[in-house]
Molecule: RNase P RNA; transfer RNA
Organism: Streptomyces sp. NPDC001339
RNA sequence: CGAGCCGACCGGACGGCCGCGUGAGGAUCUUCGAUCCUCCCGAGGAACGUCCGGGCUCCACAGGGCAGGGUGGUGGGUAACGCCCACCCGGGGUGACCCGCGGGACAGUGCCACAGAAAACAAACCGCCGGAGGCUUCGGCCUCCGGUAAGGGUGAAACGGUGGUGUAAGAGACCACCAGCCUCCGAGGUGACUCGGAGGGCUAGGUAAACCCCACCCGGAGCAAGGUCAAGAGGGGGCAUCGCCUGAUGCCCCUGCGCGGACGACCGAGGGCUGCCCGCCCGAGUCCGCGGGUAGACCGCACGAGGCUGCCGGCAACGACAGCCCUAGAUGGAUGGCCGUCUCCCCUCGGCCCGCAAGGACCGAGGGCGACAGAACCCGGCGUAUAGGUCGACUCGUCCG
RNA sequence: GGCCGUGUGCCCGAGUGGUCAGGGGGCCGCCUGCAAAGCGGCUUACACUGGUUCGAUUCCAGUCACGGCCUCCA
Repeated sequence: CGAGCCGACCGGACGGCCGCGUGAGGAUCUUCGAUCCUCCCGAGGAACGUCCGGGCUCCACAGGGCAGGGUGGUGGGUAACGCCCACCCGGGGUGACCCGCGGGACAGUGCCACAGAAAACAAACCGCCGGAGGCUUCGGCCUCCGGUAAGGGUGAAACGGUGGUGUAAGAGACCACCAGCCUCCGAGGUGACUCGGAGGGCUAGGUAAACCCCACCCGGAGCAAGGUCAAGAGGGGGCAUCGCCUGAUGCCCCUGCGCGGACGACCGAGGGCUGCCCGCCCGAGUCCGCGGGUAGACCGCACGAGGCUGCCGGCAACGACAGCCCUAGAUGGAUGGCCGUCUCCCCUCGGCCCGCAAGGACCGAGGGCGACAGAACCCGGCGUAUAGGUCGACUCGUCCG
Repeated sequence: GGCCGUGUGCCCGAGUGGUCAGGGGGCCGCCUGCAAAGCGGCUUACACUGGUUCGAUUCCAGUCACGGCCUCCA
């Protein structure tokens, strides 16, 4: 200098004018409240997709079994996870490094199209070999029976590889070496696993993001969860009094838009929000259809597994301690617009410098671009989108000293 | 905002690990004096991108598009 790889970070700055939302304070108007003024705060690294996990709320408690769903090397981290860290194994790359839904195919079942003789307790199309018969131009050829998986060919995949012995031809039939499987032993490691030795059988196809088996985990719904809101008509229940069995009055509690239909009170509808069974519990209403009105206020809801800094433990993820800080809460949904100066990047022109050159650095002028995208109960992750830029560690190649 | 579901030609729709049916439409031809009806033929597809597998419309993951449901009676 070129090419590459990994990690961390930024996502324009300042000023002026106009404007918007929450909160605090103040002023004016006749209370509710409205208007105005001042001050504080006011989107993101992904706020996105809603793919996982949790907090929180309700379902009485959140029970058991089957079914169902999820995860899948090992050890840690965490509130938890399908996330993260470290390591192991396999694969890729010269390398830095990257990728892996990475348990089990000797528990069982299924599938493996087409091609091919044969696709899984293997198989004889060609070829090779033996026997019998026939033909013969004596080279051989044809038919039948049998042997053979060494060779050809098909396929994604053909039942270890090489060499030798052996044989009619062959074959782990036998032998040597190599690869690989199972069992046992020893060593190291928390473990996945690695290394070494002995023995066995000669060799075992793939597929579990097919059913399935094994281990572990999972109750459901979701802030439109859920709760509060005066008074009155209506309905139901309880108590007291009157009345004396149909009721009336008063107080308290629950419910409560209207109409129609179905089922239903102890032999109990319905519910406990995926299905079935058992157990337990709530229980006087529940479900369906049609129609009407309203488009409300408040809580939940902004202090939280919170952020920053320092230090300690740990390879790391992360954790402990101390100090400091408070940092959006809209509900037709605020967080914006314009102007000026500067900065970053790109293009053009001019000047100047370095270099043999390609080209590069600096200065000035003009012009242009600035992405992906926007909270809605809140966190931890993952995935996806993103103009442009900064910093750090490392690898390979070429050249120079 | 939350929770679900679906993508197969121009339209409706079946299918499922092995070159995707069927119907309607459109075009051409036959028939007819011309049409209609009928008959024959042709036409065009698994939303997109990766992965698993020998092989994916199907299985898995991620995007994209479309559709549905969920509020109160104060």